Annotation: c-di-GMP-I riboswitch aptamer from Cytobacillus oceanisediminis, 87 nucleotides, folded computationally. Its mean pLDDT, the model's own confidence on a scale to 100, is 83.
[in-house]
RNA sequence: AUUUCAACUGGGCAAAUUCCACGAAAGUGGGAGACGCAAAGCCACGGGCCUAAAACGUUCAAAAGUCAUGGCAGCCGGGCUGCAUUU
Numbered sequence: 001a002u003u004u005c006a007a008c009u010g011g012g013c014a015a016a017u018u019c020c021a022c023g024a025a026a027g028u029g030g031g032a033g034a035c036g037c038a039a040a041g042c043c044a045c046g047g048g049c050c051u052a053a054a055a056c057g058u059u060c061a062a063a064a065g066u067c068a069u070g071g072c073a074g075c076c077g078g079g080c081u082g083c084a085u086u087u
Base pairs, nucleotide, nucleotide: 006087007086012037013036017032018031019030020029021028022027035074041080042079043078045077046076047075048072049071050070055066056065
């Protein structure tokens, strides 16, 4: 110096569940709580998924149905940024 194998310091985030609040809902924020995550940090650009208030439509009336302008970054891709680089 290279290759292989096995690990590590300091930390970070926070699923389900639950309490409160917002919301029509999906879901979101805060507290408790840790399933997990080397980007489980940020961004709806592409795909995908969730909800359907309003609207459309149906109907005697309703219900069923269609549809994001709502949402999911802890579904995937993409873009930007960050920490470590020790045995």